[in-house]
RNA sequence: GCUGGAAUAGCUCAGUUGGUAGAGCAUACCCAUGGUAAGGGUAAGGUCUCGGGUUCGACCCCCGAUUCCAGCU
Numbered sequence: 001g002c003u004g005g006a007a008u009a010g011c012u013c014a015g016u017u018g019g020u021a022g023a024g025c026a027u028a029c030c031c032a033u034g035g036u037a038a039g040g041g042u043a044a045g046g047u048c049u050c051g052g053g054u055u056c057g058a059c060c061c062c063c064g065a066u067u068c069c070a071g072c073u
Stems, first nucleotide, its partner, number of pairs: 001072007010025004019056001027043005049065005
């Protein structure tokens, strides 16, 4: 330099081939226990990497940028 992939909650990851995003763990509170752990419930936590475009509407489609991974040279 070229090609491909990834970027979503504090962490690990889903997600729908366009209609306002979820799980597990972690956190807070509650239940339960003589108490602790394990267990059950509830809640909080997201400008879906960034900038444009298309669209009535974009995490999703198009263009560009950034970072990371793999391969080729």